The part of an RNA shown here (large-subunit ribosomal RNA, domain VI) has 264 nucleotides and comes from an Abditibacteriota bacterium.
Context: one part of a larger RNA
RNA sequence: CGUAGGAGAGUUGAGAGGAGUUGUCCUUAGUACGAGAGGACCGGGAUGGACAGACCGCUGGUGUACCGGUUAUGCCGCCAGGUGUAAACGCCGGGUAGCUAUGUCUGGAUCGGAUAAGCGCUGAAAGCAUCUAAGUGCGAAACCGACCCCAAGAUGAGUUCUCCCACCCGCAAGGGUUAAGACCCCUGGAAGAUAACCAGGUGGAUAGGUCGCAUGUGGAAGCGUGGUUAACACGUGAAGCUGAGCGAUACUAAUCGGUCGAGG
Numbered sequence: 001c002g003u004a005g006g007a008g009a010g011u012u013g014a015g016a017g018g019a020g021u022u023g024u025c026c027u028u029a030g031u032a033c034g035a036g037a038g039g040a041c042c043g044g045g046a047u048g049g050a051c052a053g054a055c056c057g058c059u060g061g062u063g064u065a066c067c068g069g070u071u072a073u074g075c076c077g078c079c080a081g082g083u084g085u086a087a088a089c090g091c092c093g094g095g096u097a098g099c100u101a102u103g104u105c106u107g108g109a110u111c112g113g114a115u116a117a118g119c120g121c122u123g124a125a126a127g128c129a130u131c132u133a134a135g136u137g138c139g140a141a142a143c144c145g146a147c148c149c150c151a152a153g154a155u156g157a158g159u160u161c162u163c164c165c166a167c168c169c170g171c172a173a174g175g176g177u178u179a180a181g182a183c184c185c186c187u188g189g190a191a192g193a194u195a196a197c198c199a200g201g202u203g204g205a206u207a208g209g210u211c212g213c214a215u216g217u218g219g220a221a222g223c224g225u226g227g228u229u230a231a232c233a234c235g236u237g238a239a240g241c242u243g244a245g246c247g248a249u250a251c252u253a254a255u256c257g258g259u260c261g262a263g264g
Base pairs, nucleotide, nucleotide: 001153005164006163007162008161009160010159011158015150017148018147021049022048023047024046025045026044027043033038051107052106053105054104055103059101060100061099062098066094067093068092069091070090071086072085073084074083075082076081111145112144113143118138119137120136121135167176168175169174181260182259183258184257185201186200187199188198189197206253207252208251209249210248211247212246213245216241217240222236223235224234225233226232
């Protein structure tokens, strides 16, 4: 821009893409078969490999400042307690959310259609025979569906529901104020390079803060007691601190506004 008014939702599926794998074991059954050795079809069940998709409850990884330990050195006058720097965590032990695989779950199935080789039925040419010439039936991981995803720019532009209405100027072309609605702007996001998408904008829990909980770390500081004027231990006390998690709460910020948008 189009989809013959303008919007908000929901759909159909022309078409397109994906997937399509296979082992072993048990059973049927030591049965059929076979002199024996050996050893099934068909059918039923279980469990793997590789591959693919999804997810983070479990097992782990990461987690750049969440907690703790610690060396050297500087600073806060000193002690104590903090804090800066050590090649962009100084080093080390852990670790929430998120992201993840080596972790977990799921998938290939089944069924139908038309067939290939092949196997047939009926059957002449050719009194027989013959699956084929007319006719007709089975038959494969291949083909077409079925399964998963996209999909009306499918210009052949489909369809359903709901909302807004029939104004003003102009001969007309066109222009104007608006409606439903949308956008700008703003707060944000398990959405994202930016757009887009989604949740919200005071009639509000969208983000931050605060409070509560969870989680992590692992026993704060100060004081007291013990101890060699010690290291340290114990008590106060499962303490203190705690990013992204879960909730609550308008304290802060989404204020106020602006633009577009039908009248065939």

It matches the Rfam family "Bacterial large subunit ribosomal RNA". Model confidence (mean pLDDT): 88 of 100. The RNAcentral record of the full RNA draws on ENA.